[in-house]
RNA sequence: GGCCUCAUAGUUCAACGGAUAGAAUAGAAGUUUCCUAAACUUUAGAUCCAAGUUCGAUUCUUGGUGAGGCUA
Numbered sequence: 001g002g003c004c005u006c007a008u009a010g011u012u013c014a015a016c017g018g019a020u021a022g023a024a025u026a027g028a029a030g031u032u033u034c035c036u037a038a039a040c041u042u043u044a045g046a047u048c049c050a051a052g053u054u055c056g057a058u059u060c061u062u063g064g065u066g067a068g069g070c071u072a
Stems, first nucleotide, its partner, number of pairs: 001071007010025004018055001027043005048064005
């Protein structure tokens, strides 16, 4: 250089083109406990960027950025 894959809560991952974007874990508050831990309840938190297609885009297309892999 060429080709391929990936990018979503702090972290690990889901999500037929139509759901209030979901779960686990971590965080905060509360209940319980002599205290801590555990358990239970509640709560805040995310689609890499820009365009395009579409009634509708996390999803499809193009370009960019970043990460990983194959190849010379």

Overview:
Transfer RNA from Cerina litoralis, 72 nucleotides, folded computationally. Taxonomically the source falls in Cerina (Bacteria, Bacteroidota, Flavobacteriia, Flavobacteriales). The sequence was found in a public genome assembly. Its mean pLDDT, the model's own confidence on a scale to 100, is 81. It matches the Rfam family "tRNA". The family's RNA type in Rfam is transfer RNA.